[in-house]
Molecule: Glycine riboswitch aptamer
Organism: Calidifontibacillus erzurumensis
RNA sequence: AUGAUAACAAGGGGAGAGACCACAAGAAGUCAAAGUGGCGCCGAAGGAGCAAGCAGCAUUGGCUGUGAAUCUCUCAGGCAAAAAGACUCUUGUUUGACG
Numbered sequence: 001a002u003g004a005u006a007a008c009a010a011g012g013g014g015a016g017a018g019a020c021c022a023c024a025a026g027a028a029g030u031c032a033a034a035g036u037g038g039c040g041c042c043g044a045a046g047g048a049g050c051a052a053g054c055a056g057c058a059u060u061g062g063c064u065g066u067g068a069a070u071c072u073c074u075c076a077g078g079c080a081a082a083a084a085g086a087c088u089c090u091u092g093u094u095u096g097a098c099g
Stems, first nucleotide, its partner, number of pairs: 006094008018039001020038004040079003046075001047073003053066005
């Protein structure tokens, strides 16, 4: 000095699904959030589960461990906007594979 990969920070992009119903409720009225109850949904914060393979034990067809996700579940979260948001792009810092 090239700058793979990995990590961090900032900024940008970023889907899905009821602005559901009833009560509380008083302020002219309405809506949202929050409170209580009820039903319906979503998966891309997080969380949980598992295939092949590998290892061990056993022995004729098994057991145990490990084992991924955008798959599955929906605990949590979410279902106008806002916030959040896996993932991704740009910039910067660090790392330093390869040459």